[in-house]
This is a predicted complex of two RNAs, RNase P RNA and transfer RNA, with 464 nucleotides together. It holds a member of the Rfam family "Bacterial RNase P class A". Rfam's curators write: Ribonuclease P (RNase P) is a ubiquitous endoribonuclease, found in archaea, bacteria and eukarya as well as chloroplasts and mitochondria. The family's RNA type in Rfam is ribozyme.
């Protein structure tokens, strides 16, 4: 030096002047503090919190994650660690659980596609028939063509075609048979596991798809701050509906009591005869109009930052120290100077002058923990390979 | 700012229980008929199924992510 892999950080700075939120001081104007992010985004996940529903929990139903371990309030995140894939390598990618519980798929094209499944070309054996060869002759030997039978090596078809390769074996073949692989099982050993090694056995029986149904394990009540409380204004003192209901009155009906307990109040209990209506009260739910003002929720949090110990990490204790937007139709903006990097010209052999241009994506709305998305350019730390040098 | 739902031909939809299959109206062209135009009749052509990735042998179909658009909710 060239190429690359991984993690982390920054993202303009500093002054003046005008100007917006918010907060606090004198007070009809000032003046002092403050004031966007790494995603504030998308709303894909997980909570706080609130409010409705519901004894709790369980049990179906649906929806959601899924290798193992551990971290976490909690997660589909995060950290470690097996597997399998890719890279020479650093690392770097996988929604990675079950296909011998069960159902269902598997187009076209092929002989034949999923249970023991098939035979197109092809290999081979028989018997028949014929051409041409040899042979005195029976009869052989080749080509072709029909029937029967045998085979899965080869070939062809497909994403896949019911183990590979090599020897042996045969009439050609074939786990028919033998060795390695490969597959099922599988005593033992190692690890919390998930896996890993593996004596021997089994001749091969068992294909993919579960981001299709399904089985396992595990997690989940809905709804969302425009949630919800309170206060005030304003218009209506509304409709409908269900519950309790003192007392009172009508009608019917012969007629109305008693006892007991308690500070009181009675939907108590008996005894009796009780039914119906209607009037006034109280709350609950639905419709309808009416206001679109405050306060709270709402800015001390799973908070920030240093340090130290425990851990391989992700974390988590324990000290010290900080307050860090709080507006709500919504503030955080412009303008000048000087320095930062940075692109274009011209000027000089060259440090370097000059001129012009421009500072990435974005933009808080209950809060917080991920996660994906977008992002000019710049910086830091490790590690790999390749070349040269020493 | 919260919560739903769609995206297929030029325009309105269909297929989405994965296949040989992208497809119906309607408008568009090009031919008949007609003095000419409508209308009618016969023919044709039209797609990155909203970008991108995964899973499958096969993806409009099933899953993840991003974009547009539409309603609902004080």
């Nucleotide at each position: 030096g060239c190429g690359g892999a991984u993690g982390g950080c920054c993202g303009g700075a500093u002054g003046g002047c005008c100007g917006c939120g918010g907060g606090c001081c004198c007070c009809a104007g000032g003046g002092c503090c403050u004031g966007a992010g790494g995603a504030a985004a998308g709303u894909c996940c997980g909570g706080a919190c609130u409010c409705c529903a519901g004894g709790a929990a369980g049990c179906g139903g649906c929806g959601g994650u899924g290798c193992c371990g551990g971290g976490u309030a909690a997660c589909g995140c995060c950290c470690g660690g097996c597997c399998g894939g890719g890279g020479c390598a650093a690392c770097c990618c996988g929604a990675g659980g079950g296909a011998a519980a069960g159902c269902g798929c598997c187009a076209c094209a092929g002989a034949g596609a999923a249970c023991c499944a098939g035979a197109c070309c092809g290999c081979c054996g028989g018997c028949c028939g014929c051409c041409g060869g040899g042979g005195c002759a029976a009869c052989c030997c080749u080509c072709c063509g029909g029937c029967c039978g045998g085979c899965a090596a080869g070939g062809g078809u497909g994403a896949a075609a019911c183990g590979g390769u090599g020897g042996g074996g045969u009439a050609a073949g074939a786990g028919c048979c033998c060795a390695c692989c490969g597959c099922g099982g599988g005593a033992c050993g190692g690890g919390c596991a998930a896996c890993c090694g593996g004596a021997c056995c089994g001749g091969c029986a068992c294909g993919g798809c579960a981001a299709g149904c399904c089985c396992c394990a595990c997690c989940g009540g809905g709804a969302g701050c425009a949630a919800u409380g309170c206060c005030g204004a304003a218009u209506a003192g509304g409709g409908g509906u269900c519950u309790c209901g003192c007392g009172g009155g009508c009608g019917g009906g012969c007629a109305a009591c008693c006892g007991c307990c308690c500070a009181g109040g009675g939907u108590c209990g008996g005894c009796u005869u009780c039914c119906g209506c209607c009037c006034a009260g109280a709350g609950g739910c639905c419709c309808g109009g009416g206001u679109u003002g405050g306060c709270a929720g709402c800015a001390c949090g799973a908070g920030c930052g240093g340090c130290g110990c425990g851990g391989c990490g992700a974390c988590g204790c324990g000290c010290c120290g900080c307050c860090c937007a709080g507006a709500g139709g919504a503030a955080u903006g412009g303008c000048c100077a000087u320095c930062c990097a940075u692109g274009g010209g011209g000027g000089g052999c060259g440090a370097c002058c000059c001129c012009c241009g421009g500072g990435a994506c974005a933009g808080a709305a209950u809060c917080c923990g991920g996660c994906u998305u977008a992002c000019a350019g710049g910086c830091c730390a490790u590690c790999c390979g390749c070349g040269c040098a020493c | 700012g919260g919560c739903g739902g769609a995206g297929u031909a030029g325009c309105u939809c269909a297929g989405c229980u994965g296949g040989u299959c992208a497809g119906a109206g309607c408008a568009g062209c090009g031919g008949a008929a007609u003095c000419a135009u409508a209308a009618u009749c016969c023919g044709u052509g039209u797609g990155u199924c909203g970008g991108g990735g995964g899973u499958u042998c096969a993806a409009a179909u099933c899953c993840c992510u991003c974009c547009u658009c539409c309603g609902c909710u004080a």